[in-house]
RNA sequence: AGCAUGCUCCGGGGGCGGUGAAACUCCGCGCCGGCGGUGAUGGCACGCAACCCGUGCACGAGCCCGCGAACCGCACGACCCCGCCAGGGGUCGCGCGGCCGACCUGGUGAGACCCCAGGGCCGACGGUGAAAGUCCGGAUGAGAGGCGCAUGUG
Repeated sequence: AGCAUGCUCCGGGGGCGGUGAAACUCCGCGCCGGCGGUGAUGGCACGCAACCCGUGCACGAGCCCGCGAACCGCACGACCCCGCCAGGGGUCGCGCGGCCGACCUGGUGAGACCCCAGGGCCGACGGUGAAAGUCCGGAUGAGAGGCGCAUGUG
């Protein structure tokens, strides 16, 4: 280095106009993109006199692979409510499972759904004077995970 355990901190972005009694929800035109992986080529550094090459580092995907959140189900626990005492219901926590959106064309190249060019597409639940990725809310929450610190191992 790596691994194990514990801890701190961090950990989601985005709107104007038109119509209308009413819309940041419709229509028009915009805007936004959580986390890990992969990410050829290219960039930087080192080795070499130099190139090739090798090693290391940084950047690099909303729609490729996986994850989280949300939503649904089940089990368990705590609390609360109802009860004819058989039982039933609710909230929260925790675990497991389910569900979980969307990309093509051309170029370069040995190789690209990742680069370059162009054109597309997607976006939980609840609320709402009118249908929401963008407004309000659960949420000053949770969380994939990330930097760091400590201890042990090595």